Record summary:
The RNA shown here (FMN riboswitch aptamer (RFN element)) has 136 nucleotides and comes from a sheep gut metagenome. It matches the Rfam family "FMN riboswitch aptamer (RFN element)". From the family's description: The RFN element is a highly conserved domain that is found frequently in the 5'-untranslated regions of prokaryotic mRNAs that encode for flavin mononucleotide (FMN) biosynthesis and transport proteins. The RNAcentral record of the sequence draws on MGnify.

[in-house]
């Protein structure tokens, strides 16, 4: 450099109600990737919603003598991984050379759309991707 494969998990019971795995009560469960003394909560990345390019198509559009151009929408390709927005959460003690990562204890957090208000249901997603492994 090329190719291939891999690459996210998790709700029971009760209540109210027409309807709730979403609200209330109670008890649970889950944790991508790289860094580092082993990390959901330290540092960084990924995933989300937009913007920007090109081509084609559609429209009783706008405009024109006719084209061009322009507006909106759709499709495809590409682009920068660029840019804007969003982007959550931890303390104490112990051991140790070193740990907010291990051990003990007590806490906290959770994108977007749908829907009776969702970390756990459904959906974009048999997707994408940070990356990892292997082969040449």
């Nucleotide at each position: 450099u090329u190719c291939u494969u891999c690459g996210g998990g998790g709700c029971g019971g009760g209540g109210c109600g027409a309807a709730a795995u979403u609200c209330c009560c109670u008890g649970a469960c889950c944790g991508g990737c790289g860094g580092u003394a082993u990390a959901g909560c330290c540092c960084g990345c990924g995933a989300g919603c937009g913007c920007g390019g090109c081509a084609g198509g559609u429209a009783u559009g706008u405009g024109u003598g006719a084209u061009a151009a322009u507006u909106a929408c759709c499709u495809g390709c590409g682009u920068c991984a660029g840019u804007g927005c969003a982007u959550g959460a931890u303390c104490c003690g112990g051991u140790g050379u070193g740990a907010u990562u291990c051990c003990g204890g007590a806490g906290c957090c959770g994108a977007c759309a749908g829907u009776a208000c969702a970390g756990u249901c459904u959906g974009g997603a048999u997707g994408a991707g940070a990356g990892a492994a292997g082969a040449a």